[in-house]
The RNA shown here (Glycine riboswitch aptamer) has 101 nucleotides and comes from Methylobacterium sp. Leaf399. Of the family's consensus pairs, 84% are formed in the model. It matches the Rfam family "Glycine riboswitch aptamer". Rfam links the family to the GO term glycine biosynthetic process. The RNAcentral record of the sequence draws on Rfam and Ribocentre. The coordinates come from a structure-prediction model, not an experiment, and the mean pLDDT is 76.

RNA sequence: UACGACGAUGCGGGAGAGCCCAGGCGAACGUUGCGUUCGUCAUGGCGCCGACGGAGCAACCACCCCCGGAAACUCUCAGGCACAAUCACCGCAAUCGUUGG
Numbered sequence: 001u002a003c004g005a006c007g008a009u010g011c012g013g014g015a016g017a018g019c020c021c022a023g024g025c026g027a028a029c030g031u032u033g034c035g036u037u038c039g040u041c042a043u044g045g046c047g048c049c050g051a052c053g054g055a056g057c058a059a060c061c062a063c064c065c066c067c068g069g070a071a072a073c074u075c076u077c078a079g080g081c082a083c084a085a086u087c088a089c090c091g092c093a094a095u096c097g098u099u100g101g
Base pairs, nucleotide, nucleotide: 003100004099005098006097007096008095009093010092011091012090013089018046020045021044022043023041024040025039026038027037028036029035030034047081048080049079053077054075055074056073060069061068
């Protein structure tokens, strides 16, 4: 010190799946049997999603052997299923840290 790699930060983009059913509570409306609508609830039930996290196996890497590393695949424990939030991944930016030259 222009540059490269990794990580953090900021900005932008960024999917999927029931705003399901029942029940409780509250409000509004109509009504005088009660019903309808909206909101809310770690309430129950069934159905579903995977690109946070987690786990499993594998191509492959490594290894004398054993052990090991390893996905956007698989499983759904957790999480999620209107909007929102989260979000792998991609791009940009300059700022920081580590490191290479």